This is a predicted structure of a 72-nucleotide RNA (transfer RNA) from Candidatus Yanofskybacteria bacterium RIFCSPHIGHO2_02_FULL_43_17. It was read from a public genome assembly. Rfam family: tRNA. It is annotated as a transfer RNA.
RNA sequence: GGCGCUAUCGUCUAUCGGUUAGGACAUCAGCUUUUCAAGCUGAGAAGCGGGGUUCGACUCCCCGUAGCGCUG
Numbered sequence: 001g002g003c004g005c006u007a008u009c010g011u012c013u014a015u016c017g018g019u020u021a022g023g024a025c026a027u028c029a030g031c032u033u034u035u036c037a038a039g040c041u042g043a044g045a046a047g048c049g050g051g052g053u054u055c056g057a058c059u060c061c062c063c064g065u066a067g068c069g070c071u072g
Stems, first nucleotide, its partner, number of pairs: 001071007010025004018055001027043005048064005
């Protein structure tokens, strides 16, 4: 240099065109407990950037960025 894969809450991970983007752990609040832990209930929290296609894009296309792999 060429080719391919990946990028979603704090972390891990679903969602493969259809309108509340779900779950687990973690965090916060409440209940419970003498306290802590555990348990129960609830809350907040995310689509790498820019364009394009579409009635509608996290999803499809292009460019870029970052990471990983293969290779001249």